[in-house]
RNA sequence: GCUGCUGUAGCUCAGUGGUAGAGCGCGUCCUUGGUAAGGACGAGGUCGUGGGUUCAACCCCCACCAGCAGCU
Numbered sequence: 001g002c003u004g005c006u007g008u009a010g011c012u013c014a015g016u017g018g019u020a021g022a023g024c025g026c027g028u029c030c031u032u033g034g035u036a037a038g039g040a041c042g043a044g045g046u047c048g049u050g051g052g053u054u055c056a057a058c059c060c061c062c063a064c065c066a067g068c069a070g071c072u
Base pairs, nucleotide, nucleotide: 001071002070003069004068005067006066007065010024011023012022013021018055026042027041028040029039030038048064049063050062051061052060
């Protein structure tokens, strides 16, 4: 330098055009003499950045940034 993959909650990851979810973690409460386990509810996201297409974009297109892998 070229090619491919990945980027979504604190962490690990779903979500392939129509209002963003799960598990773990975190907070409050219930249960217990107390703890652990269990249960209920809740908070937490400008979906890597900037443009484009579309009535509508996490999703499609382009560029850029970061990480990983391969080639040279």

This is a predicted structure of a 72-nucleotide RNA (transfer RNA) from a Phycisphaerae bacterium. Its mean pLDDT, the model's own confidence on a scale to 100, is 81. Its Rfam family is "tRNA". Its family is annotated with triplet codon-amino acid adaptor activity in the Gene Ontology. NCBI's taxonomy places the organism under Bacteria, Pseudomonadati, Planctomycetota, Phycisphaerae.